Predicted 3D model of a 350-nucleotide part of an RNA (small-subunit ribosomal RNA, central domain) from a wastewater metagenome. Model confidence (mean pLDDT): 86 of 100.
Context: one part of a larger RNA
RNA sequence: UUGGGCGUAAAGGGUGCGUAGGUGGUUUUGUUAGUCGACGGUGAAAGAUCUGGGCUCAACCCAGGGAACGCCAUCGAAACGGCAAGACUCGAGUAGGUGAGAGGUGUGCGGAACUCAUGGAGGAGGGGUGAAAUCCGUUGAUAUCAUGGGGAACACCAAAUGCGAAGGCAGCACACUGGCGCCUUACUGACACUCAAGCACGAAAGCGUAGGUAGCGAAUGGGAUUAGAUACCCCAGUAGUCUACGCCCUAAACGAUGUUCAUUAGCUAUAAGGAGUAUCGACCCUCUUUGUGGCACAGCUAACGCGUUAAAUGAACCGCCUGGGAAGUACGACCGCAAGGUUAAAACUC
Numbered sequence: 001u002u003g004g005g006c007g008u009a010a011a012g013g014g015u016g017c018g019u020a021g022g023u024g025g026u027u028u029u030g031u032u033a034g035u036c037g038a039c040g041g042u043g044a045a046a047g048a049u050c051u052g053g054g055c056u057c058a059a060c061c062c063a064g065g066g067a068a069c070g071c072c073a074u075c076g077a078a079a080c081g082g083c084a085a086g087a088c089u090c091g092a093g094u095a096g097g098u099g100a101g102a103g104g105u106g107u108g109c110g111g112a113a114c115u116c117a118u119g120g121a122g123g124a125g126g127g128g129u130g131a132a133a134u135c136c137g138u139u140g141a142u143a144u145c146a147u148g149g150g151g152a153a154c155a156c157c158a159a160a161u162g163c164g165a166a167g168g169c170a171g172c173a174c175a176c177u178g179g180c181g182c183c184u185u186a187c188u189g190a191c192a193c194u195c196a197a198g199c200a201c202g203a204a205a206g207c208g209u210a211g212g213u214a215g216c217g218a219a220u221g222g223g224a225u226u227a228g229a230u231a232c233c234c235c236a237g238u239a240g241u242c243u244a245c246g247c248c249c250u251a252a253a254c255g256a257u258g259u260u261c262a263u264u265a266g267c268u269a270u271a272a273g274g275a276g277u278a279u280c281g282a283c284c285c286u287c288u289u290u291g292u293g294g295c296a297c298a299g300c301u302a303a304c305g306c307g308u309u310a311a312a313u314g315a316a317c318c319g320c321c322u323g324g325g326a327a328g329u330a331c332g333a334c335c336g337c338a339a340g341g342u343u344a345a346a347a348c349u350c
Stems, first nucleotide, its partner, number of pairs: 004321003007304002012318001014201004021194003025088008034080001035077004040072004049065006091191001092188003095184005103177007110154001114150007125136002162169002206247006215241002220236004258317006266295011299306002323350003332343004
């Protein structure tokens, strides 16, 4: 390489958009460097294979036959594929109506809690722990009331919920804005799927500049514990956590399960629609579409389990794996302010 694989054994890219490439619905006509057929040539001999023969057999040797398959030439076919022209509507999209939503961005507002300041009242403790101590407090703390300031997060609703490509998204209102479902089938007429490269997004931590800083809190200091205690517990507390702009680009970025299409028993719950039935109307009930869950037949799986949201059965395309360690390292290259990231070996060793 062929082949075999990728939920948990090695292996799905963090996610999307997307160029080249690969793949491509129904139908008509034409054409044909793919494809298929016929015939001819060629692919030395030996070897292989079949038949027969020679050494007493066999190995060995000799004679004859026959391909398969490759390449080339000629003639032919047009089912499939390509190309060209035309048509279609089921794929895809547009339009109209309608629905739900923590989807995104910005601005404003709100209450609870916390903390700080000031004032009232009060008078000895408070805090913390397994127990303590450091710590705060007669310059009046803690507890309590009032007023004012500040920053961050939004209890209940709340759910097996919803939305988003993923990361993720939750007080309320407004403005702007992306996507999705359902119904009508009016329009376009294959416009599709996937996707190296490329582009964009990408939790937390971290970095730069300017702000902000209530609470929490790496580092750090102190108190304990302990043989020690660079920890676990306690008292403090800087960076950070927050905002704006600019970087970083990694995660158990997980469903450890790539995207798209089709097919294949059901039961049940729930979310958003539609139709029918019913009704004064609404609910209920039945059917149906889309999503999210729990079971489970067939089938699959090493087992666990998966099971119409597949890990079943097929198709298209991409990514990735190939014993453990060395190593996601060295070197080189690219990116980055840095931290570092991406790409990515070998010697050696078991």

Rfam family: Bacterial small subunit ribosomal RNA. The full RNA is in RNAcentral, with records from SILVA.